Predicted 3D model of RNase P RNA and transfer RNA as a complex of 454 nucleotides. The prediction has a mean pLDDT of 78. Rfam match: Bacterial RNase P class A. Rfam classes the family as a ribozyme.
[in-house]
């Protein structure tokens, strides 16, 4: 220097001017017995984000009368920790991929059941070519008494019953794989190394590794039912409370064997309502801004984090505030120009709505670190 | 702000437990009639919203994304 890996980080900057809405101090005005409210003007303060975004997950809050049991749903899935939790992070293990640096990916197929189209013999128990033995004919030799279920055949050819998964050919997938023995062919039928099940030892808290023995060892799907562990009540801040205001405190319906906690069911115990339809309103306050919060430091853990201790107050809109304009400067791009310089254009993604903790997907530009790996120079 | 659907042919839609995606109308071509409708017969039309996984195989399983729909206040 060149390509790359992992990971944190900024995501425009400084002044004027003029405007928007919040809070708080003052003057003033109105209204009220008062406390206070509310206009206006004027000063001061602070006003989007790493993702506020999807709304996938997870929880905090609320309200559904309370308890107990069965069966159904539905989530997660290698382990061991972190956490309020969690599908998330940390460290590890096992496959996989890459020369690395790192990356991706994870219960169970030997408990059952389905499915595996088309091709193929055969997709779960199956023999189409092919090979191999028998058997009987042919056929050809030989025996011999011309007869003969007589005898051979290392070669041919049919037909019957058989072995045979090594080889062919199909397939995405064919009954571990490579050599050698062995057999009539052949085959884990034996045996060596691999590889894959069990057992036990050892190590390790575990997934697991590592030895040894053992067992010739018959696919593939669980993002198919399904099994196993394991957690799970609905429903959302338009939840809920409070004051006001207006209407028809109205019609029908369920009914105590009924409703009252999402899907059924069942048992107790409480309480009286609950479902549609018709009517009004379109206000206000509160939830709602001190928080599983930020930031700095010791400590304790490999990290994830977490205990201490010190600081710190960071937005509250309600149709919905946070923005316009200039001027210098950083940045990228086009054009002029030797160079200085001069013009012009451009500066992502996107916009809070109780409130966090994750993922996740959007995103010009940049800046830090720690590591691959190639190359050149000393 | 919350909640909940759904995209397959021009258009209204099916598609079960993955195995070459159909209907029906509409639009093309022939028949029949003078002609035109109607009515017969044939063919033709498909990015299954997009992008990744899972599996031999995806419209369907699953995961992210687009777009389009529909529901919700409070009072007596």
């Nucleotide at each position: 220097c060149a390509a790359g890996u992992a990971a944190a980080c900024c995501g425009g900057g400084u002044g004027a001017c003029c405007g928007c809405g919040c809070u708080g101090g003052u003057a003033u005005c109105g209204c009220u017995c008062a406390u206070g409210c509310g206009g206006u003007a004027u000063c001061a303060g602070g006003g989007a984000g790493g993702a506020a975004a999807g709304u996938c997950c997870g929880a905090g809050c609320u309200c559904c009368g309370c308890c107990g049991g069965g069966c159904a749903g539905g989530g997660u899935g290698c382990u061991g920790g972190g956490u309020a939790a969690c599908a998330c992070c940390c460290a590890g293990g096992g496959g996989g991929g890459g020369c690395g640096a790192c990356c991706c990916u994870c219960g169970g197929a030997a408990a059952g059941u389905g499915c595996c189209a088309c091709a193929g013999a055969a997709a779960c128990a199956u023999a189409c070519c092919g090979c191999c033995c028998c058997g009987c004919a042919a056929u050809a030799g030989c025996c011999g008494u011309c007869c003969g279920u007589g005898c051979u055949a290392u070669c041919u050819u049919g037909c019957g019953a058989g072995g045979u998964a090594a080889g062919g050919g199909u397939g995405a997938a064919a009954u571990g794989g490579u050599g050698a023995g062995g057999u009539a062919a052949g085959a884990g039928c034996u045996c060596a190394c691999c590889g894959c099940g069990c057992u036990g030892a050892u190590g390790g808290u575990g997934a697991c590794a590592u030895c040894a023995g053992u067992g010739g060892c018959g696919g593939g799907u669980a993002a198919a039912c399904c099994c196993c562990a394991u957690c799970u009540g609905g429903a959302g801040c338009a939840a809920g409370g409070c004051c006001g205001a207006a209407u028809a405190g109205g019609a029908g319906g369920a009914c105590c064997a009924c409703a009252g906690g999402c899907g059924c069911c069942c048992g107790g115990c409480c309480u009286g309502u609950c479902c549609u339809c018709g009517g009004g309103u379109a206000g206000g306050c509160u939830g709602c801004a001190u928080g599983a919060c930020c930031c700095c430091a010791a400590u304790g853990g490999u990290a994830a984090c977490a205990u201490u201790g010190g600081g710190g107050c960071u937005a509250g809109a309600u149709a919905g505030a946070u923005g316009g304009u200039c001027a210098c400067c950083a940045c990228u791009c086009c054009g002029a120009u030797u160079u200085u310089u001069c013009g012009g254009a451009g500066c992502a993604c996107a916009g809070a709505a109780c409130u966090c903790g994750g993922c996740u997907u959007a995103c010009a530009g940049g800046u830090u670190u720690a590591c691959u790996u190639g190359g050149u120079c000393a | 702000g919350g909640g909940c659907c759904g995209a397959u042919a021009g258009c209204u839609c099916a598609g079960c437990c993955g195995g070459u995606a159909g209907a029906g109308c509409a639009a093309c071509g022939g028949c029949c009639u003078u002609u035109u409708a109607a009515g017969c017969c044939g063919a033709u039309g498909g990015u299954c919203c997009u992008g990744g996984g899972u599996u031999c195989g995806a419209g369907u399983c699953c995961c992210a994304g687009u777009c389009g729909g529909c529901c919700c206040a409070c009072c007596a």